[in-house]
RNA sequence: GGCCCCGUCGUCUAGCGGUCAGGAUACGGCCCUUUCAAGGCUGCGGCACGGGUUCGAGUCCCGUCGGGGUCA
Numbered sequence: 001g002g003c004c005c006c007g008u009c010g011u012c013u014a015g016c017g018g019u020c021a022g023g024a025u026a027c028g029g030c031c032c033u034u035u036c037a038a039g040g041c042u043g044c045g046g047c048a049c050g051g052g053u054u055c056g057a058g059u060c061c062c063g064u065c066g067g068g069g070u071c072a
Stems, first nucleotide, its partner, number of pairs: 001071007010025004018055001027043005048064005
């Protein structure tokens, strides 16, 4: 340098054009308990960035950035 894959809450992960972007874990609050742990309820928090297509984009297209793989 060419080609391919990936980028979603703090972390891990689902979401193959129309939903409130879901779950686990972590963290905060409450309950339970003599206390802690476990358990229950609840809250907080996210689509890498910039454009485009579309009535509508996390999803499709282009570019940039970052990570990984492969060829030379």

Model confidence (mean pLDDT): 81 of 100. Predicted 3D model of a 72-nucleotide RNA (transfer RNA) from a Planctomycetaceae bacterium. It was read from a public genome assembly. Rfam family: tRNA. Rfam describes the family as follows. Transfer RNA (tRNA) molecules are approximately 80 nucleotides in length. Rfam classes the family as a transfer RNA. The source organism's lineage runs through Bacteria, Planctomycetota, Planctomycetia, Planctomycetales and Planctomycetaceae.